[in-house]
Molecule: THF (Tetrahydrofolate) riboswitch aptamer
RNA sequence: AGAAGAGUAAAGAUCCAUUCGUGAAGUGCCAAGGGGACGGGGAGUUGCCGCUUGGACGAAAAGCCGAUCAGAAUGCGGCUUGCGGUUUGGGUCUUGCAUCCCGCUUCA
Numbered sequence: 001a002g003a004a005g006a007g008u009a010a011a012g013a014u015c016c017a018u019u020c021g022u023g024a025a026g027u028g029c030c031a032a033g034g035g036g037a038c039g040g041g042g043a044g045u046u047g048c049c050g051c052u053u054g055g056a057c058g059a060a061a062a063g064c065c066g067a068u069c070a071g072a073a074u075g076c077g078g079c080u081u082g083c084g085g086u087u088u089g090g091g092u093c094u095u096g097c098a099u100c101c102c103g104c105u106u107c108a
Stems, first nucleotide, its partner, number of pairs: 002107004010095008020084003029055005035049002040102004061081006
């Protein structure tokens, strides 16, 4: 020289706790702009992820208690159970360099 292999960020599923909404924000979708991350090192996409702006679409509530009040209420405050492609954190599992060069481990 050659052959084989390991490892990341992160993503997804699920469980637990939790936030917000249920007076509809959020999530998801599209477009434009701008940015970030991408095994130990370097480079890095038409792939990935936020951000901003614009657009389209669009949802599940129920019960109880309290205050107010002459008495009540669809209004006010709170609680419980739900609901939402809801937030965040943790556990488990799965996937995991786009690609290129070098490095690392093993064999020879």